Background:
Transfer RNA from a Myxococcota bacterium, 72 nucleotides, folded computationally. Lineage of the source: Bacteria > Pseudomonadati > Myxococcota. Its mean pLDDT, the model's own confidence on a scale to 100, is 82. Its Rfam family is "tRNA". About the family: Transfer RNA (tRNA) molecules are approximately 80 nucleotides in length.
RNA sequence: GCUGGCGUAGCUCAAGGGCAGAGCAGCUGCCUUGUAAGCAGCAGGUUGAAGGUUCGAAUCCUUUCGCCAGCU
Repeated sequence: GCUGGCGUAGCUCAAGGGCAGAGCAGCUGCCUUGUAAGCAGCAGGUUGAAGGUUCGAAUCCUUUCGCCAGCU
């Protein structure tokens, strides 16, 4: 230099055009003499960034940034 993959909640990952979710972690309550476990609920996201296509984009296209791998 070229090619490919990945980037989504604090962490690990789903969602492959139609309201962004799960597990763990966090907070509140119940339970307990108390803690843990268990149960119920709550909160947490400008989907790396910018633009485009579309009635509608996390998803499709372009550019760009970061990480990883391969080739040279």